[in-house]
Context: one part of a larger RNA
RNA sequence: UGACGGGGGCCCGCACAAGCGGCGGAGCAUGCGGAUUAAUUCGAUGCAACGCGAAGAACCUUACCAAGGCUUGACAUACACCGGAAACUCUUAGAGAUAAGAGCCUCUUCGGACUGGUGUACAGGUGGUGCAUGGUUGUCGUCAGCUCGUGUCGUGAGAUGUUGGGUUAAGUCCCGCAACGAGCGCAACCCUCACCUUAUGUUGCCAGCACGUUAUGGUGGGGACUCAUGGGAGACUGCCGUGGUCAACUCGGAGGAAGGUGGGGAUGACGUCAAAUCAUCAUGCCCCUUAUGUCUUGGGCUUCACGCAUGCUACAAUGGCCGGUACAAAGGGCUGCGAUCCCGUGAGGGGGAGCGAAUCCCAAAAAGCCGGUCUCAGUUCGGAUAGGGGUCUGCAACUCGACCCCAUGAAGUCGGAGUCGCUAGUAAUCGCAGAUCAGCAACGCUGCGGUGAACAAAAAACCGGGCCUUGUACU
Numbered sequence: 001u002g003a004c005g006g007g008g009g010c011c012c013g014c015a016c017a018a019g020c021g022g023c024g025g026a027g028c029a030u031g032c033g034g035a036u037u038a039a040u041u042c043g044a045u046g047c048a049a050c051g052c053g054a055a056g057a058a059c060c061u062u063a064c065c066a067a068g069g070c071u072u073g074a075c076a077u078a079c080a081c082c083g084g085a086a087a088c089u090c091u092u093a094g095a096g097a098u099a100a101g102a103g104c105c106u107c108u109u110c111g112g113a114c115u116g117g118u119g120u121a122c123a124g125g126u127g128g129u130g131c132a133u134g135g136u137u138g139u140c141g142u143c144a145g146c147u148c149g150u151g152u153c154g155u156g157a158g159a160u161g162u163u164g165g166g167u168u169a170a171g172u173c174c175c176g177c178a179a180c181g182a183g184c185g186c187a188a189c190c191c192u193c194a195c196c197u198u199a200u201g202u203u204g205c206c207a208g209c210a211c212g213u214u215a216u217g218g219u220g221g222g223g224a225c226u227c228a229u230g231g232g233a234g235a236c237u238g239c240c241g242u243g244g245u246c247a248a249c250u251c252g253g254a255g256g257a258a259g260g261u262g263g264g265g266a267u268g269a270c271g272u273c274a275a276a277u278c279a280u281c282a283u284g285c286c287c288c289u290u291a292u293g294u295c296u297u298g299g300g301c302u303u304c305a306c307g308c309a310u311g312c313u314a315c316a317a318u319g320g321c322c323g324g325u326a327c328a329a330a331g332g333g334c335u336g337c338g339a340u341c342c343c344g345u346g347a348g349g350g351g352g353a354g355c356g357a358a359u360c361c362c363a364a365a366a367a368g369c370c371g372g373u374c375u376c377a378g379u380u381c382g383g384a385u386a387g388g389g390g391u392c393u394g395c396a397a398c399u400c401g402a403c404c405c406c407a408u409g410a411a412g413u414c415g416g417a418g419u420c421g422c423u424a425g426u427a428a429u430c431g432c433a434g435a436u437c438a439g440c441a442a443c444g445c446u447g448c449g450g451u452g453a454a455c456a457a458a459a460a461a462c463c464g465g466g467c468c469u470u471g472u473a474c475u
Base pairs, nucleotide, nucleotide: 002474003472004471005470007469008468009467010466011465012464013463019422020421021420022419023418026313027312028311029310030309031308032307033306034304035303042053043052064299065298066297067296068295069294070293073122077121078120079119080118081117082116083115084114088103089102090101091100092099093098106113107112124288125287127286128285129284133282134281135277136276137275138273140271145184146183147182148181149180150179151160152159153158164175165174166173190265191264192263193262196232197231198230199229200228201227205222206221209220210219211218236259239253240252241251243249302441315415319374320373321372322371323370324369325368331362332361333360336355337354341350342349343348381412387406388405389404390403391402392401428451429450430449431448432447433446434445
């Protein structure tokens, strides 16, 4: 100087408290451990691994296993020599990769292009080492810190500045001071939402004026409104008062769509953890080279006495079921989205209008509201499990897909110790869309809107962090 203390002081944070809803008990889904296995590929392991890499394992993917093949190779460049098209189609053998045969059959500037064989350099490796590395990422933490130049002090390590008194979300600002300045961070500049204004109106809108329809901005027309896309204005403690060193600032008020950082996002200082990743990629060294490379078929990654994690569905009447009826936002669509219509109880099938989309389609929003029924029961709750029959995708649903119909109808009556999230359009609750994708194990993830609370504004203790100070046998 740091680090540490079950030392002290000050301060902050859903850290506690106050409150709302969960998890921990049940069933299922997904991930992990363990066990099993020919293989159950590999990585991630307190917070910061465990619905994580994987935004999609039937084949492929695929890295694993078994079996069958190949050896200049599935892929790249170059040289020498020899040959020819190769590809494609068909037949035969085979699980296929492949092998044999037939058909088809070159271009040329004669260098070659394309390709087969032989040979040589070499290719190839998801093999090892993340404790050899680059790059990228997590975490402390969006915490308020981390430093430098010159000067001064100290023999020196170093100190000062950065401490002190106030204040702030903030090393934010003010005052003081052997310091005076500066840099990386903070804040602002960026995007978005909330108000107004202006310009422009098509595919959007329809107040007023006409026309037409069973009906609909459907038509003429219009730019008022909504909305869309650009430009601008607006918020700055600007104004008033209280407190204050009459400094920073704090508290209250007015006006205002918005008030003291207006809400949300992007943005992550110096560094810490030899943190994670050699399996995104790149890369040093080591290793394999008729195999640790490569092709194929089938299997496995989907196993199951058990343990854990994250979710979904419930245990019901603020509910279940049936009928009627209303209101979104944000997205996606040509190998695509697919309407009206017809068939089917249904998944779906037939058919194909329109739309490369502010025009058409996905598309029904759901909770809600209105009416009916059930009457507290393992039930008209709950839907696991297993039986039968189907639909769709796909070369192919046995291992191992999703969905539909009939019948089946398990556990579960609110969950021990303990533990998690959340301070407002938040929690809770309700549906919708998208990426990946032939299909789908999505209850996941990322977004979108609908309905919409309770409680706290306090500082005693728990957890984490910041500043000052003190002790230390640690550095």
Molecule: small-subunit ribosomal RNA, 3' major domain
Organism: uncultured Actinomycetales bacterium